[in-house]
Context: one part of a larger RNA
RNA sequence: CUCUCUCUAAGGAAUUAGGCAAAAUGGCUCCGUAACUUAGGAAGAAGGAGUACCUCCCAUGGGGGUAGGUUGCAAUAACUCAAUCCGGACGACUGUUUAACAAAAACACAAGUCCCCGCAAAAUCGUAAGAUCAUGUAUGGGGGCUGACGCCUGCCCAGUGCCGUAAGGUAAAAAUAAAGGAUUUUAUUGAUUAGGUAUAAUCCUAAUAUCUAAACCCCGGUGAACGGCGGCCGUAACUAUAACGGUCCUAAGGUAGCGAAAUUCCUUGUCGGGUAAGUUCCGACCCGCACGAAAGGCGUAACGAUCUGGAUGCUGUCUCAGAGGGGGGCUCG
Numbered sequence: 001c002u003c004u005c006u007c008u009a010a011g012g013a014a015u016u017a018g019g020c021a022a023a024a025u026g027g028c029u030c031c032g033u034a035a036c037u038u039a040g041g042a043a044g045a046a047g048g049a050g051u052a053c054c055u056c057c058c059a060u061g062g063g064g065g066u067a068g069g070u071u072g073c074a075a076u077a078a079c080u081c082a083a084u085c086c087g088g089a090c091g092a093c094u095g096u097u098u099a100a101c102a103a104a105a106a107c108a109c110a111a112g113u114c115c116c117c118g119c120a121a122a123a124u125c126g127u128a129a130g131a132u133c134a135u136g137u138a139u140g141g142g143g144g145c146u147g148a149c150g151c152c153u154g155c156c157c158a159g160u161g162c163c164g165u166a167a168g169g170u171a172a173a174a175a176u177a178a179a180g181g182a183u184u185u186u187a188u189u190g191a192u193u194a195g196g197u198a199u200a201a202u203c204c205u206a207a208u209a210u211c212u213a214a215a216c217c218c219c220g221g222u223g224a225a226c227g228g229c230g231g232c233c234g235u236a237a238c239u240a241u242a243a244c245g246g247u248c249c250u251a252a253g254g255u256a257g258c259g260a261a262a263u264u265c266c267u268u269g270u271c272g273g274g275u276a277a278g279u280u281c282c283g284a285c286c287c288g289c290a291c292g293a294a295a296g297g298c299g300u301a302a303c304g305a306u307c308u309g310g311a312u313g314c315u316g317u318c319u320c321a322g323a324g325g326g327g328g329g330c331u332c333g
Stems, first nucleotide, its partner, number of pairs: 001328008010319002014317001019314001027051005036041001038148001052070004056065003071075001083312007090304002095107002111146007123132003149299004154229003159226002161222004168217003175210003179205006186198004230248005257291001258288001269285005
């Protein structure tokens, strides 16, 4: 010097990003116990007293005593063994998770809601056979979203999606019909190999006509479907502001609730509280850069190795270091 342990005057978080670490609390018995609350809890809340042994008394499966006494600094004497309280955020909760940097506010959850599915079900795997679902049957199965509970869940169907739609429009292949071409047969014409005309069979062809399914167009519905939810100007008898009016655009212009928020750039916003002093915290305000209603909104008792602010106790975290025990290093051997 390093690791680990013990102790420390006075102070007691002044340390630090942060009480990290350490200290402190601690068992059992009795007394006592607030806000809030879903009436279960909160709660071991908090806070206080006692605790050994001997004698005596009452009980007689080991307890009680307000009785008397003994020892010690101290009687759960060692070991073991909760620190507590007051706010706020998020998530209801118990649970699950990144085996080996993340345990959480992430996932799940009970519950809510929407869509599909009548059984040879829908959905999924497989080319198929077949299988899962399920030896189940709508109080069932599959998929999506939200996430206990309480109060609620506004407006927009123009776009996209989905659902419906016996009419109308567009509309494939096939089939049929007609047309054109090629080859061959037969007849006829021609002086003739040629060529022309007619006929039958086979084949080919782009465009055409008739008929025509799904689909699309058209029409309507649908938001706990994907999603969206405005500008500008003026106006009241101080000023300021604008209940009010005008105008443009839109499918409709953000309702309730909340709001500098896990969301606020400007920003350490402004005011109040707490501190001697507070970029954090709490309560308000609303000018919401860029909250907002199941990608849920706002509350909420209980719960949390969660995050964040404060307080009491406690302490070598610190002022500011010191002493000691043990292991290692180092020196000598």
Annotation: Large-subunit ribosomal RNA, domain IV from Sciaphila thaidanica, 333 nucleotides, folded computationally. Model confidence (mean pLDDT): 84 of 100. The organism belongs to Sciaphila, within Eukaryota. The full RNA is in RNAcentral, with records from ENA and SILVA. The gene name in the source record is rrn23.